This is a predicted structure of a 161-nucleotide RNA (Lysine riboswitch aptamer) from uncultured Mobilitalea sp. Its mean pLDDT, the model's own confidence on a scale to 100, is 78.

[in-house]
C1' cells in the first nucleotide's frame, strides 16, 4: 500500500402492516352574512368575487412528512449536521424548504436541561452537563487473565500479505 474485520438499543435505506394525522386541509352543497380572500411575510402583479367575498354552521371528506412492528438490503465517516455559495418554489428582499459545491464538528449509543423543526407529551436535530461502552497510548498493580488512573481521536483501531 492491499485486503478482512471489531464496536452495539451501531448507521443508512426499502417495502409491508397498524396508529396517529383528523373529523384537520382542500373541493362540492345548502344556510348565515354582506366585501372582500389567496399566492410564506412586505410590496409589485396575478386569479377568484354583489351571477355573492371572508368569517360561522350543516352534510361530505382526503394525504405527506414523521412514529411502531415485521421482513430485507447496502454499510462501519456507517452516516449526522453547522456555515457559505448556486438552483428551484409567479418579480424583488426576508425567511423557510429541497439538490449539488465547499469547508468545519462529531468514535458509539443512552439520560437530563434549554433552542430549533413537528399536528403533538411522538420523533429528529443543536449546545451544554452526566454517568456507560469500545479502541489506542503512558503509568502503576498483577504468575497470568486482567483491574486502576490520566489523556487523545475514525485520515482511528485490529488481524494478514
Nucleotide at each position: 500500500g492491499g485486503u478482512a474485520g471489531a464496536g452495539g438499543u451501531g448507521c443508512a435505506u426499502u417495502g409491508u402492516u397498524u396508529a396517529g394525522g383528523a373529523g384537520u386541509a382542500g373541493g362540492c352543497u345548502g344556510c348565515c352574512g354582506g366585501a372582500u380572500a389567496u399566492g410564506u411575510c412586505a410590496g409589485g402583479c396575478a386569479u377568484a368575487g354583489a351571477a355573492g367575498a371572508a368569517c360561522g354552521c350543516a352534510g361530505u371528506g382526503a394525504a405527506a412528512g414523521g412514529a411502531a412492528a415485521c421482513a430485507g438490503u447496502g454499510c462501519c465517516g456507517a452516516a449526522g449536521u453547522g456555515a457559505u455559495a448556486a438552483u428551484a418554489a409567479c418579480c424583488u428582499g426576508a425567511a423557510u424548504u429541497a439538490u449539488u459545491a465547499u469547508u468545519g464538528c462529531u468514535g458509539g449509543g443512552c439520560a437530563u436541561a434549554g433552542g430549533g423543526u413537528g399536528a403533538a407529551g411522538a420523533a429528529c436535530u443543536c449546545u451544554a452537563u452526566g454517568a456507560c461502552u469500545g479502541u489506542c497510548a503512558u503509568c502503576a498493580a498483577u504468575c497470568a487473565c486482567u483491574u486502576g488512573a490520566u489523556g487523545g481521536a475514525g485520515c482511528g483501531c485490529u488481524g494478514c500479505c